[in-house]
RNA sequence: CAGUGGGAGAGGAUGGCUGAGUUUUGUGUGCCAUCGCCGAAGGUGAAAAUACCCAUAAUCUCUCAGGCAAAAGGACCGCUG
Numbered sequence: 001c002a003g004u005g006g007g008a009g010a011g012g013a014u015g016g017c018u019g020a021g022u023u024u025u026g027u028g029u030g031c032c033a034u035c036g037c038c039g040a041a042g043g044u045g046a047a048a049a050u051a052c053c054c055a056u057a058a059u060c061u062c063u064c065a066g067g068c069a070a071a072a073g074g075a076c077c078g079c080u081g
Base pairs, nucleotide, nucleotide: 001081002080003079004078005077006076011035013034014033015032016031017030036068037067038066042064043062045060049056050055
């Protein structure tokens, strides 16, 4: 690097516009806004250590990005080549 198995957290939130379907109620697609929340793509900071200038840098920190039913994604771990 390729294939393969495992792989957490947190809203199926509220409002507006809009589409499908329906007798109605209800359900509900997409977009926008607001509030709350999560930490495991990426990114910020920097504990310990090496070094002693700056640099590397955690599963720690922030939450910009991302995410909060399932699916997908997913740091990281195992196996095969």